[in-house]
Context: one part of a larger RNA
RNA sequence: CUGGGCGUAAAGCGCACGUAGGCGGCAAUGCAAGUCGCAGGUGAAAGCCCUCGGCUCAACCGAGGAACUGCCUGCGAAACUACGUUGCUUGAGUCCGGGAGGGGGCAGCGGAAUUCCCAGUGUAGCGGUGAAAUGCGUAGAUACUGGGAGGAACACCGGUGGCGAAGGCGGCUCCCUGGACCGGUACUGACGCUGAGGUGCGAAAGCGUGGGUAGCAAACAGGAUUAGAUACCCUGGUAGUCCACGCCGUAAACGAUGGGCACUAGGUGCAGCGGGUGUCGACCCCUGCUGUGCCGAAGUAAACGCAUUAAGUGCCCCGCCUGGGGAGUACGGUCGCAAGGCUGAAACUC
Numbered sequence: 001c002u003g004g005g006c007g008u009a010a011a012g013c014g015c016a017c018g019u020a021g022g023c024g025g026c027a028a029u030g031c032a033a034g035u036c037g038c039a040g041g042u043g044a045a046a047g048c049c050c051u052c053g054g055c056u057c058a059a060c061c062g063a064g065g066a067a068c069u070g071c072c073u074g075c076g077a078a079a080c081u082a083c084g085u086u087g088c089u090u091g092a093g094u095c096c097g098g099g100a101g102g103g104g105g106c107a108g109c110g111g112a113a114u115u116c117c118c119a120g121u122g123u124a125g126c127g128g129u130g131a132a133a134u135g136c137g138u139a140g141a142u143a144c145u146g147g148g149a150g151g152a153a154c155a156c157c158g159g160u161g162g163c164g165a166a167g168g169c170g171g172c173u174c175c176c177u178g179g180a181c182c183g184g185u186a187c188u189g190a191c192g193c194u195g196a197g198g199u200g201c202g203a204a205a206g207c208g209u210g211g212g213u214a215g216c217a218a219a220c221a222g223g224a225u226u227a228g229a230u231a232c233c234c235u236g237g238u239a240g241u242c243c244a245c246g247c248c249g250u251a252a253a254c255g256a257u258g259g260g261c262a263c264u265a266g267g268u269g270c271a272g273c274g275g276g277u278g279u280c281g282a283c284c285c286c287u288g289c290u291g292u293g294c295c296g297a298a299g300u301a302a303a304c305g306c307a308u309u310a311a312g313u314g315c316c317c318c319g320c321c322u323g324g325g326g327a328g329u330a331c332g333g334u335c336g337c338a339a340g341g342c343u344g345a346a347a348c349u350c
Base pairs, nucleotide, nucleotide: 003322004321005320006319007304008303012318014201015200016199017198021194022193023192025088026087027086028085029084030083033081034080035077036076037075038074039073040072041071042070049065050064051063052062053061054060091191092188093187094186095184096183097182098181103177104176105175107173108172109171110154115149116148117147118146119145120144121143125136126135162169163168206247207246208245209244210243211242215241216240220236221235222234223233258317259316260315261314262313263312266295267294268293269292270291271290272289273288274287275286276285278283299306300305323350324349325348332343333342334341335340
C1' cells in the first nucleotide's frame, strides 16, 4: 500500500453555517456518455504458459498454439447511472392555529447574607486550631439593636426536570430576538444529505484600554507543623474574579460515542403538545408525536457493556488512526500584543 479500524486498546475536528466536490425520492418519455453484446482492426519480436521437436539429459535452442486482461472503429440493447423533457408528493420547505422553556441581547427593580461606616446598649475578651500562635480588642473589640454605603451572587422552588449546535443558561419585570414541538394539511414541487478549503461561535485561565472591587483569593507576608515544609492548617493579602470594548481559541470542550436517512421485541418513569371513552368536572383509563432517563429480547462486543436516544442491521458524506519513547518536541510556515495556538518531523532508542 491493500486492508482493518476509531465508547474504554492508536483513532470523532469543541460546535455550527456553508463553497467546491461526493451522494441523492416516485412516474413517464427521449438520448446513448458510462454500462452490456456482436463483428472488424490493432495489441512487433523475444519472454511467461501449453503441446511437439533438436543437442545422450538438463540448462539452452527450434516450431506451433494460447495469451497479450488493452485501445480504436462499426452495428446493436436500454435495465441501471449520467444528461434532456414532462409530471407527482411521501423527502425538504412555506403558511395557519396553539401551548412549553434558566435559549440569546438590553434596561430597570427586589430581598437575604458578607464586609465597611455612623449611632446606641454593653465589658473583657474576640478570633482561630488537633492544640496553638500570628491577628483584632480598654483609643472600647466580639455580641445585640437602629441607620447608611457598596459590590457580587441569586437560598427555598430545583428535579432522575427544562432550553440551547456546542461552549453554556437559574431572583423579578418590560422591550428586542433565535430555535424546537404539537395540531391543521392550504401552498412550493426534490428545492435534499454531507461537507475538503473557508467563515462564525467557543468554559476557565491569560492579555490590552478604561472602570469597579463586598466576599473570595494565585503571588506575597506572617503564625504554626516538621528533620526540613518554598506545602497541607491558621491570620492577613495583591493580581484576578465583576462591567464595557478589543484580543486569545485552548480543555477529561466527555456520551471520552461525527452528521443524515431507513429498518429491527418489549417494560417502566419524567417533560411538552394532541386524540378517544366515561364524567358536571378536576381527574382516571386507552392512545399518537417529540424530547429526556432506567431495565431489558434478538443482535453485537475482547470483555465491560450497548441495545428504537445502538456500540444492532444497511446506505451516503466528512474527520481521524497505523507499536512505545524521542514529541505534540525541533525546523519551516502561519496566526497572536504577549502567553502561546495551528500545522508537525527526524536522528537515536526499546
Model confidence (mean pLDDT): 90 of 100.
A computed fold for a 350-nucleotide part of an RNA from uncultured Acidobacterium sp., annotated as small-subunit ribosomal RNA, central domain.
It matches the Rfam family "Bacterial small subunit ribosomal RNA".
The RNAcentral record of the full RNA draws on ENA and SILVA.